[in-house]
RNA sequence: AAGUUAUCAGGAAAGGCGGAGGGAUUAGACCCUGAGAAGCCUUAGCAACCCUUUUAUAUAUAAAAGAAGGUGCUACAUUCUACCUCCAUCAGGAGGAAAGAUAACAC
Numbered sequence: 001a002a003g004u005u006a007u008c009a010g011g012a013a014a015g016g017c018g019g020a021g022g023g024a025u026u027a028g029a030c031c032c033u034g035a036g037a038a039g040c041c042u043u044a045g046c047a048a049c050c051c052u053u054u055u056a057u058a059u060a061u062a063a064a065a066g067a068a069g070g071u072g073c074u075a076c077a078u079u080c081u082a083c084c085u086c087c088a089u090c091a092g093g094a095g096g097a098a099a100g101a102u103a104a105c106a107c
Stems, first nucleotide, its partner, number of pairs: 003105006013043005021032003026082004044074003049070002051066007078099001083096005
């Protein structure tokens, strides 16, 4: 790298360095950005996947509470469209897939 399962509702930023891009990729649209992008560092925070405690039972699940530790995240939104189905009838609407992100497992 490829794989399996779950989630993609909501939440949470300041400072320093840096110096032109960024919102995953391709195309188009839309948006952020020298009133400072990406990236790196520090501190703070969010969340609760792993985790901790308690309870219940059918012993591996459920519920509640928590946040020490491992990850993750902290503009808006997996931003929209692209592929398929349905409705509508030419403007669009709904659902799904694909792709992607994160976690745990596996290798």

Predicted 3D model of a 107-nucleotide RNA (SAM riboswitch aptamer (S box leader)) from Robertkochia marina. The organism belongs to Robertkochia, within Bacteria. The coordinates come from a structure-prediction model, not an experiment, and the mean pLDDT is 78.